Context: one part of a larger RNA
RNA sequence: UGACGGGGGCCCGCACAAGCAGCGGAGCAUGUGGUUUAAUUCGAAGCAACGCGAAGAACCUUACCUAGACUUGACAUCUCCUGCAUUACUCUUAAUCGAGGAAGUCUCUUCUGAGACAGGAUGACAGGUGGUGCAUGGUUGUCGUCAGCUCGUGUCGUGAGAUGUUGGGUUAAGUCCCGCAACGAGCGCAACCCCUAUUGUUAGUUGCCAUCAUUAAGUUGGGCACUCUAGCGAGACUGCCCGGGUUAACCGGGAGGAAGGUGGGGAUGACGUCAAAUCAUCAUGCCCCCUAUGUCUAGGGCUACACACGUGCUACAAUGGUCGGUACAAUAAGACGCAAGCCCGCGAGGGGGAGCAAAACUGGAAAACCGAUCUCAGUUCGGAUUGUAGGCUGAAACUCGCCUACAUGAAGCUGGAGUUGCUAGUAAUCGCGAAUCAGCAUGUCGCGGUGAAUAAGUUCCCGGGCCUUGUACA
Numbered sequence: 001u002g003a004c005g006g007g008g009g010c011c012c013g014c015a016c017a018a019g020c021a022g023c024g025g026a027g028c029a030u031g032u033g034g035u036u037u038a039a040u041u042c043g044a045a046g047c048a049a050c051g052c053g054a055a056g057a058a059c060c061u062u063a064c065c066u067a068g069a070c071u072u073g074a075c076a077u078c079u080c081c082u083g084c085a086u087u088a089c090u091c092u093u094a095a096u097c098g099a100g101g102a103a104g105u106c107u108c109u110u111c112u113g114a115g116a117c118a119g120g121a122u123g124a125c126a127g128g129u130g131g132u133g134c135a136u137g138g139u140u141g142u143c144g145u146c147a148g149c150u151c152g153u154g155u156c157g158u159g160a161g162a163u164g165u166u167g168g169g170u171u172a173a174g175u176c177c178c179g180c181a182a183c184g185a186g187c188g189c190a191a192c193c194c195c196u197a198u199u200g201u202u203a204g205u206u207g208c209c210a211u212c213a214u215u216a217a218g219u220u221g222g223g224c225a226c227u228c229u230a231g232c233g234a235g236a237c238u239g240c241c242c243g244g245g246u247u248a249a250c251c252g253g254g255a256g257g258a259a260g261g262u263g264g265g266g267a268u269g270a271c272g273u274c275a276a277a278u279c280a281u282c283a284u285g286c287c288c289c290c291u292a293u294g295u296c297u298a299g300g301g302c303u304a305c306a307c308a309c310g311u312g313c314u315a316c317a318a319u320g321g322u323c324g325g326u327a328c329a330a331u332a333a334g335a336c337g338c339a340a341g342c343c344c345g346c347g348a349g350g351g352g353g354a355g356c357a358a359a360a361c362u363g364g365a366a367a368a369c370c371g372a373u374c375u376c377a378g379u380u381c382g383g384a385u386u387g388u389a390g391g392c393u394g395a396a397a398c399u400c401g402c403c404u405a406c407a408u409g410a411a412g413c414u415g416g417a418g419u420u421g422c423u424a425g426u427a428a429u430c431g432c433g434a435a436u437c438a439g440c441a442u443g444u445c446g447c448g449g450u451g452a453a454u455a456a457g458u459u460c461c462c463g464g465g466c467c468u469u470g471u472a473c474a
Stems, first nucleotide, its partner, number of pairs: 001474002003471003007468007015458002019422005026314008034305002042053002064300007073125001077124002079121005086103002089100003106115003127289002130287003136283002138278003141274001143272001148187006154163003167178003193266004198234007207224003212221002237260001240254005316415001320374006333362002337356002342351003381412001386407007428450007
């Protein structure tokens, strides 16, 4: 100087308290461990691994296993030779591989050759998701959006170092004020950026419709007032008032205002810590393989199942289930696509195809509300499991996809110790969309609808910041 303390002081955070909803019990989905297996490819491991890499394993992917093949190779450059680009076909095979024959004849040109492409030969080489993340770059997690981390000059100290950065206040903040052997400065904080809340203006089509006509319908004429769209502006700054405070910083209250003291979200992550993660995104040193640890093909596996754990979904019901009626969104996506009205089917879906490269066309929001029924039961709750019959995608759903109808109708009556999230348009609850994608979503990322309770405290638990003290630690 740090680090540590079941030392002290001050402060903060859904850290606790006050509340709401969960998890832990059940069934299923999914990931992991273990076990099994020819293989169940590999990585991730307290927080910070475990719906993680994987925004989607039937084949492919695929790295694993079994079997069959290839050896200058699936891919690149160079050298030599032959020919032109290439295309069907036959035999064989599980398929690649292998064997055979046929058709076909590029461009430029100084006519020598050159180029592209294909086949063959030779070796230089290719190739490796083989090892080492404790050799590395790059990227990422974490403490933590915590308020810290440093430097120059000066001063003090023999020196390591100290000071500044400590102190008194204050703040979300090393934020600001005052004081001070310090005076300044940098990286962080804040602001500048994006979205959102109010409004003016410009512009009215594909959007909108107050007034006037018109229609089944903003449908058409008409209009751009309103809604909305998207450019440019305005607006919030403790600016104003009162009180407190050291005449300060600032704090409490109030006015006006759409919004008030960082208005609400996002992006933004200092010096560093964990030899943290990744050699399987990529790049790369060294080591290793080179008729195989490379490459191709078929089938299988990654989907196994006594069990254990994590994360979710669905429930256990009456604030509910079922049936009928009726209303209101937003974000997005669409041509190898989204697909309306219409017809067929109980349905999944099928037929057909208007319209739409979209503010133009496409797509019943659901909870909610109104009525009927069930009457507390393992039930008209719950839907696992299984059987049968079907649909869709795709060469192909056996291993191993999703969906529908009928039948079947398991566990489960609110869950031990313990433990998680959340302070407002939040929690809870309800549906909708997208990426990936032929097909496959209870996951992920977004969107809107309905919409609470509790706290305004810091004694304690956990984590963090500052000062101080002790030390068998460095």
Background: Model confidence (mean pLDDT): 81 of 100. Predicted 3D model of a 474-nucleotide part of an RNA (small-subunit ribosomal RNA, 3' major domain) from an uncultured bacterium. The full RNA is in RNAcentral, with records from ENA and SILVA.